Large-subunit ribosomal RNA, half A from a Candidatus Omnitrophota bacterium, 1698 nucleotides, folded computationally. The organism belongs to Candidatus Omnitrophota, within Bacteria. The coordinates come from a structure-prediction model, not an experiment, and the mean pLDDT is 81.
[in-house]
Context: one part of a larger RNA
RNA sequence: GGUCUAUGUAAGGAUGACUAGGUUAGAUGAGGCGAUGAAGGACGGGGUAAGCACCGAAAUAUUCCGGGGAGCCGCAAACAUGCUUUGAUCCGGAAGUGUCCGAAUGGGGCAACCCAUCACGAGUAAUGUCGUGAUAUCCCCGCGAUGAAUUCAUAGUUGCGGGGAAGCGAUACCAGGAGAAUUGAAACAUCUAAGUACCCUGAGGAAAAGAAAUCACAGAGAUUCCCCCAGUAGCGGCGAGCGACAAGGGAAGAGCCUAAACCUCCGUCUUGCUUUCGCAAGAAAGCAGCGGUGGGGUUGCGGGACCUCGAUAUGGGAUUGUGGAAGGAAAGCAGAAGCGCCUGGAAAGGCGCGCCGCAGAGAGUGAAAGCCUCGUAAGCGAAUUCCUGAAGCACCCUAGAGGUAUCCCAAGUACUACGGGACACGGGAAAUCCUGUAGGAAUCCGGGCCGACCACGGUCUAAGGCUAAACACUACAUCUAAACCGAUAGCGUACAAGUACCGUGAGGGAAAGUUGAAAAGAACCCCGGUGAGGGGAGUGAAAUAGAACCUGAAAUCAUAGACCUACAAGCGGUGGAAGGCCUAUACAUACGCCGCAAGGCGUGUGGAUGGCUGACCGCGUACCUAUUGAAUAAUGGUCCGACGAGUUACUGUGCGGUGCAAGCUUAACCCCGUAUUAACGGGGGCAGGCGUAGCGAAAGCGAGUCCUAAUAGGGCGAUUCAGUACCGUAUAGUAGACCCGAAACUGAGUGAUCUACCCAUGGUCAGAGUGAAACCUUGCGAAAGCGAGGUGGAAGUUCGAACCCAUCAGCGUUGAAAAGCUGCGGGAUGAACUGUGGGUCGGAGCGAAAGACUAAACAAACUCAGAAAUUGCUGGUUCUCCCCGAAACAAUUCUAGGGUUCGCCUCGGGUAAUUAAAUAGCAGGGGUAGAGUAAUGAAUGGGUUGCGGGGCCUUACCAGGCUGCUGAACCCAACCAAACUUCGAAUACUGUUAUUUUUAUCCCGGGAGUAAGACGACGGGGGCCAAGCUCCGUCGUCAAAAGGGUAUCAGCCCAGAUCGCCAGCUAAGGUCCCUAAGAAUAGGCUAAGUGGUAAAGGAUGUGAACUCGCAUUGACAACCAGGAUGUUGGCUUAGAGGCAGCCUCCAUUUAAAGAGUGCGUAACAGCUCACUGGUCGAGCGAUUUUGCGCCUAAGAUGAACGGGGCUCAAGCCUAUUACCGAAGCUGCGGAUUUGUUUUGCCUUCGGGCAAUACAAGUGGUAGGGGAGCGUAGUCCGACGAGAGAAGUCAUACCGUGAGGAGUGAUGGACGUCGGACUAGUGAUUAUGUCGGAAUGAGUAGCGAAAACGCCUGCGAGAAACAGGCGCACCGAAAGUCUAAGGUUUCCUGGGGAAGGUUAAUCCGCCCAGGGUUAGUCGGUCCUAAGCUGAGGCCGUUUGGCGUAAGCGAUGGAUGAUCCGUUAAUAUUCGGAUACCGGCUGGAUGGCGUUAAAACCAAUGACGUGACGCGGAAGGUUAGGGGCGGCGCAGUGUUGGAUGUCUGCGUUUCUGUAUCCGCAAGGGUAUGGAGGGAUCCUGCGGUUUCCAAGGGAGAAGUGUUCUGAUACCAUGCCGCCGAGAAAAGCGUUAUUGGGAGUCGUCCGGUCGUCCGUACCGUAAUCCGACACAGGUAGACCUCCAGAGAAUGGUAAGGUGCUC
Repeated sequence: GGUCUAUGUAAGGAUGACUAGGUUAGAUGAGGCGAUGAAGGACGGGGUAAGCACCGAAAUAUUCCGGGGAGCCGCAAACAUGCUUUGAUCCGGAAGUGUCCGAAUGGGGCAACCCAUCACGAGUAAUGUCGUGAUAUCCCCGCGAUGAAUUCAUAGUUGCGGGGAAGCGAUACCAGGAGAAUUGAAACAUCUAAGUACCCUGAGGAAAAGAAAUCACAGAGAUUCCCCCAGUAGCGGCGAGCGACAAGGGAAGAGCCUAAACCUCCGUCUUGCUUUCGCAAGAAAGCAGCGGUGGGGUUGCGGGACCUCGAUAUGGGAUUGUGGAAGGAAAGCAGAAGCGCCUGGAAAGGCGCGCCGCAGAGAGUGAAAGCCUCGUAAGCGAAUUCCUGAAGCACCCUAGAGGUAUCCCAAGUACUACGGGACACGGGAAAUCCUGUAGGAAUCCGGGCCGACCACGGUCUAAGGCUAAACACUACAUCUAAACCGAUAGCGUACAAGUACCGUGAGGGAAAGUUGAAAAGAACCCCGGUGAGGGGAGUGAAAUAGAACCUGAAAUCAUAGACCUACAAGCGGUGGAAGGCCUAUACAUACGCCGCAAGGCGUGUGGAUGGCUGACCGCGUACCUAUUGAAUAAUGGUCCGACGAGUUACUGUGCGGUGCAAGCUUAACCCCGUAUUAACGGGGGCAGGCGUAGCGAAAGCGAGUCCUAAUAGGGCGAUUCAGUACCGUAUAGUAGACCCGAAACUGAGUGAUCUACCCAUGGUCAGAGUGAAACCUUGCGAAAGCGAGGUGGAAGUUCGAACCCAUCAGCGUUGAAAAGCUGCGGGAUGAACUGUGGGUCGGAGCGAAAGACUAAACAAACUCAGAAAUUGCUGGUUCUCCCCGAAACAAUUCUAGGGUUCGCCUCGGGUAAUUAAAUAGCAGGGGUAGAGUAAUGAAUGGGUUGCGGGGCCUUACCAGGCUGCUGAACCCAACCAAACUUCGAAUACUGUUAUUUUUAUCCCGGGAGUAAGACGACGGGGGCCAAGCUCCGUCGUCAAAAGGGUAUCAGCCCAGAUCGCCAGCUAAGGUCCCUAAGAAUAGGCUAAGUGGUAAAGGAUGUGAACUCGCAUUGACAACCAGGAUGUUGGCUUAGAGGCAGCCUCCAUUUAAAGAGUGCGUAACAGCUCACUGGUCGAGCGAUUUUGCGCCUAAGAUGAACGGGGCUCAAGCCUAUUACCGAAGCUGCGGAUUUGUUUUGCCUUCGGGCAAUACAAGUGGUAGGGGAGCGUAGUCCGACGAGAGAAGUCAUACCGUGAGGAGUGAUGGACGUCGGACUAGUGAUUAUGUCGGAAUGAGUAGCGAAAACGCCUGCGAGAAACAGGCGCACCGAAAGUCUAAGGUUUCCUGGGGAAGGUUAAUCCGCCCAGGGUUAGUCGGUCCUAAGCUGAGGCCGUUUGGCGUAAGCGAUGGAUGAUCCGUUAAUAUUCGGAUACCGGCUGGAUGGCGUUAAAACCAAUGACGUGACGCGGAAGGUUAGGGGCGGCGCAGUGUUGGAUGUCUGCGUUUCUGUAUCCGCAAGGGUAUGGAGGGAUCCUGCGGUUUCCAAGGGAGAAGUGUUCUGAUACCAUGCCGCCGAGAAAAGCGUUAUUGGGAGUCGUCCGGUCGUCCGUACCGUAAUCCGACACAGGUAGACCUCCAGAGAAUGGUAAGGUGCUC
């Protein structure tokens, strides 16, 4: 280290049990609350902190009336304090109180705050202050006043009085307005989704609808809802889809009131007429008209008015009031009956004997209770409040008959046209309803409708209104139930949950239950830091129930043991196995008991055959998915646990079952019963549905009918037929439809704290340089003008800090940082940068434009919703066994990775015939392979002819001749073809006969999957006769197939695995060893390790075969000798002599010898060959074919037989024989399927079950079929359990399997079996969800490299804490002040679990206590941008704009300074000295008291307030430096000690008087106050020393230099871009009030409210952090320096938490 076992007071929290909480229903109630201030909150209230609950300054409660009867002061302990039989706590009812916000309503506002006015009251000398009440807007009504255009009048305006509204709620249900898109149509536009979602308005407990201008053709008689009609009639790119009406059956049931005609009364002269009076003006009366009250009247067999006659009763009511029987709700009362023994911690359990029951529902009690407790059944009960509400009374309504001349019967209406919408109905033949625009009737002899329209007929009576019930919903209250959940479930929430937390916001949104019966919650002792934690003791039934607490699984971790392991090799297993260790659910056996027997039970014994481990050997490359194909280096998974996916409804279709059957069946609904709400059972209900008859387009006819004039004939039917209802199952459709997953689309909202641009108001920019215009002086010039010098100070000017930006490089890249650091860099008076407050936004904003930016995300933000969008795409899809078993093809497809139909699979049923298949025979047609070249076409050589062309000859021209050079034609020879055939197979196919198989074929119906294929062989196309290429055809295998062989190797060869066997025979392939079997036999070949890679090409490798030539007249090879002469052939050449080159290549001598085969020379020479002779003595040479070999042959680790190794092989060829060899075949035994046989049992006679025998089968992916296991719950039956249930852990037993028992331990309260039923029913995999635990790993890291060191102290413990001494760092900051923001972080004491990147005695941590003091500082006053906005204008709604008015600082206005003091505050407290505004007293002065005063208030006018940028010069001050004096301290005699040197200090404010200056400011004199070294005293602690407090108190107001960016100064100069408003203040005018008032001085008194701590370039803000980032303004020493650069440094602050 591996496997296994045990232990664990390791870890973790599954499982089991439980339930306090949910879920879904049912019933009843209630269906609103609110200006009498709601819902919802903020802040408070307790003796004691916070939270929840309760309450409101009368605050954990108050009063009264009831109930109740002994304890009580909530959750929630403890201590303290109280209350209570004089009746508490508690429960019910009625009152009171009820801070502040919120409709919020006096005004304002950043909700819970600020500021008011009036009246009354309290208080003060007075102001200030306090209390109570009132004070918003709009609408309606009434009264009054006023009052336009316009005289009267009216509209309008306004005052008073009365009444109402608003806002919230489950907005669930309802009505109306407005109204999407995803989606479906496999695209999309009409259409669909859908009038859905969302938004808006309004109402009620319900709403809406509603008493026919309705349906219909028989008639019915308001509306609404249920069943049915019916997926019908219809609508519809006639696609997808949408989809009625009437009738019928039920629930419920209810009808009425106006307008008009007519009458009456009143009013009216802004109307008309008549009459009378009057001369007239005019007056009066009447009639008509108009307006109003009352009566009348209300319908369609028309009604009413009108006229005539008649009645005074009856019936009814949904009305209103009264009335209050009775019932109910809101507290309650009472309520039968049990004991003993045993076990046990405990009895309710067991046993025994009883009892009650109108009560045996349920819950609790130490386990399981009718009789212990609470309850339950049946009864009883209310001072008060509320609900329902009968009778009665009042009130209201209610009648007829006849006549018919006249009148009335709802007007911008009906209707028409056009445009739309709604009706199931998409403009259609389109009726009906609604209406935007335009036109525009009739009055009963009228009008509407009856699906265009017309006629006849029928029916109804529009243009006014009301109306219960039946129908929808449930936030809320009470009760009840569940084949609903049981802590990853059930609501998001069983618990301080819409909490913590995240986000600017809209919004999003968790985790988290259990000690025990009872706290009896561990006294006391010990270790330890007075820790954490532990060990004893004790309690308890149990502490392995100890608070991190029931059970306590797994991953993971630790300890101990058994076996193995250090020369050894890997999917970690499996088969075999030596050895070691161990024991028993089997087995055997003895005895006993039971049993007829088989056998069972108990006790004992025996022994490995059993368990663990296991060297070594054989074989063996995980799982899932996706694929032609995965060990793949293709996907997914770290591990474990829990959760996690074909469901439900309706409608079809098939199969199975049950009932009835030519019939079957009810739906809604109603009634009854049962243990009485629900659920079930029974009865009713026949409306309707399906079937029993078809045919036809239909009328229609009918066992027929249609076609036809008619028949014939034909089509579809009948000729006898089975349906229907329900249940189960399979599948389809519609629904999210197996689960998870988009990018997107649309609606309504939320965002400009980031960023873009804009508006308003503020701020910032060290220092240095250049030197424009203009001006001055001067020169020249007639002038125009041109120069020079100076002044001047312009500029999107230059250099360069702050500031802004981000070019380059490096670092960083699980960072210090979700964009930074370091260095270099760009701009830096401008189109600059920046603060604060505002504006503009989602198809929109904004954009010096990059598709940039719009809160770390933008080619369309974010949030919620439609919504479970859709996805032909990917992934995943959970227990077992048995039977069968594909496809990767065809057609078609906006189709090609998807579908539909066929083919192929499966299951059920049917047909049974020479149906199918195989083999054999026979009979066929064919035009492929092959062959052929006659035809078609291609193509080679030759010949002929001399036809065309060319050439030559001839020729003045015409002509002519010759020539095979070229072409055509023809002939000969040889030949080619997928699209050639005068030929033509093998196979295949068709038919037929026989044999075999025996249904394999075919038909009907349910369910599929497949439609990506791969390789091999053969035949082809494409390609390069390339591809592990591609496309076809036929076959095979893989796919979906394991086994043997090929070393390894889906597709090759052999062969198809039902299971077992330590049996046998073979196939392919093998037999030397690895490695089973022959170093087999016989004969050859190979020498190359060929075998055991490869071509053209090459070679005297070697074997075999054939042919030719030479050879004893002597071959071939070797050796000896010759190889000559003309001649140096000629030419050429410098030379060329056999041998540079050209020509000829003769001749002679010879045995033979080339005018020369090579070497060689400058040329010769020389050597040599051919050729010849000799020696030798037998074969030699050449061509061709063939077997096996050789070279050709160079690659990256050594890798080209699997290895060792092999040579008459262990290689190759031929022949022979034996053996090995597989899951093949055989043998033996078992299982199962199908078929058949036999037997038994049962039978509804169809058949089923069991056993038996025989035969044939049993690989399997997608897929079809069959049979089972297990989980949770319900019902029935039977049982188990404290003498120990479930769960968990272990186990060697049983079953083919899913699985099931037994036993032991743990555990401590429930559980099981059989049958039936129901389902949230089975997980190694979805980058799954949640939780836990590993690995990496004691690894990376510990966040600026400004730096630490020592001593002492405290302490258990010190690198870090405290003190001290050094050292180092910042110092235009890393110091000081302050705004925003934070919100207690501030100070003191204590603590150390957690936080702090380490430790910690320390802290911005935890606990406790303390701390913020204002007339003058800021707010409070004023206004800007902008926002709100009475009236008003506009707009479908919500709303938008905007006047008056108001709000709103970043600006305007505005009165205080110094010193001291605290642990922590100070311009706030204290001291001193000032100032401002009120009120008030005194003194003094002015003015006035006569209409006109001062003054106050309001309003108006004018001025001021009041403003840019740049520049320059001057003055002044703050500040700073030097020197001197003075004081104190130090150094310590060397030149200086009466003094040199060093260090420190030498100051701040203010009054008075006076002077200078335009001013800022300054000088002089003289006071006051403070500070101040040092000294004295000294509470107290300690005894080295520290020290609160008190007292005294030195020097000090010389000189010089520098000097601002501050002040004078909003000044001056220049320039162009021409640079807020209001309050306040001043002057003045008018009106009103006003007899006192104002100025100065001296007094008194008032000045409320809010902020004030601390951090604030940062460890307190924004960045998730104690984060190298970001963050506005002010002050900012000295030396060097132009400087705020840079380098040092003072004060001050730090050393950056390993």